[in-house]
This is a predicted structure of a 256-nucleotide part of an RNA (large-subunit ribosomal RNA, domain VI) from Methanofollis formosanus. The prediction has a mean pLDDT of 81. The full RNA is in RNAcentral, with records from Rfam. It matches the Rfam family "Archaeal large subunit ribosomal RNA". NCBI's taxonomy places the organism under Archaea, Methanobacteriati, Methanomicrobia, Methanomicrobiaceae, Methanofollis.
Context: one part of a larger RNA
RNA sequence: UUUGGAGUCUGAGGGUAAGAAAGAAAUAGUACGAGAGGAACUUUCUUUCGUCGCCUCUGGUCGACCGGUUGUCUGACAAGGCAGUGCCGGGCAGCUACGCGAUAAGGGGUAAAAGCUGAAAGCAUCUAAGCUUGAAACCCGGCCCAAAAAGAGACUCCGUUGAGGACAUGGGUAAAAGACCCGCUUGAUAGGCUUGGGAUGUAAGCACGGAGGUAACGACGUGUUCAGUCCGCAAGUACUAACGUCCAAAUCCAGU
Numbered sequence: 001u002u003u004g005g006a007g008u009c010u011g012a013g014g015g016u017a018a019g020a021a022a023g024a025a026a027u028a029g030u031a032c033g034a035g036a037g038g039a040a041c042u043u044u045c046u047u048u049c050g051u052c053g054c055c056u057c058u059g060g061u062c063g064a065c066c067g068g069u070u071g072u073c074u075g076a077c078a079a080g081g082c083a084g085u086g087c088c089g090g091g092c093a094g095c096u097a098c099g100c101g102a103u104a105a106g107g108g109g110u111a112a113a114a115g116c117u118g119a120a121a122g123c124a125u126c127u128a129a130g131c132u133u134g135a136a137a138c139c140c141g142g143c144c145c146a147a148a149a150a151g152a153g154a155c156u157c158c159g160u161u162g163a164g165g166a167c168a169u170g171g172g173u174a175a176a177a178g179a180c181c182c183g184c185u186u187g188a189u190a191g192g193c194u195u196g197g198g199a200u201g202u203a204a205g206c207a208c209g210g211a212g213g214u215a216a217c218g219a220c221g222u223g224u225u226c227a228g229u230c231c232g233c234a235a236g237u238a239c240u241a242a243c244g245u246c247c248a249a250a251u252c253c254a255g256u
Stems, first nucleotide, its partner, number of pairs: 003159007013145004019049008032037001050103005058097004065090005070083005092232001106140003113133004164247004169183004189241003192237005197231004205224005212217001
């Protein structure tokens, strides 16, 4: 933006590292050269640097978490507190680089310049008419923003039988506050629970063994036990919580 909205677009116009460099192979032992020697255009592959993105792998971190252990305290066990997370060994998600991916080719018209044909000027001449080439420059081509582009765009659908929006509320693909995005019982939005997956590494209790010891006791080991504990992950499941409230399409002028 003049009837109120929602969604999907167009693209005027902007932005962009829209990259930079090096090496190898083929070209080719070719062109060239008496020989000795010895290219290039072009094509392909690779690497380094920079830029953008991502976390499957590798690595880092991981004061979520699991385990070991020292001193001390809670009378003892168990379970814990404190000591820089006490110290140490691991470590998912997340974040990240040392990891992974991308990071065009080209087209069009030209400049200087190189030419063709060709008269004026029977010759010559790239130019006067005409034509062919020719640059990291110009216009496109990749990606991103974009209708506040006042020439304020288009399409589809909905709407006083209320379209749509806001507050509130459950949240996170978002986040300093706002904003943004999703859900709100016609529901998997968060929590819980179950299952799966993952981390740690075999819990407590009990039983047995156990150096030593008169005995009490006893570090430790084995079995129960791939246990126990935990999870910012995934799926399923309404058990808990998503209750409710409000605004909303006008007014003015002129004509009938």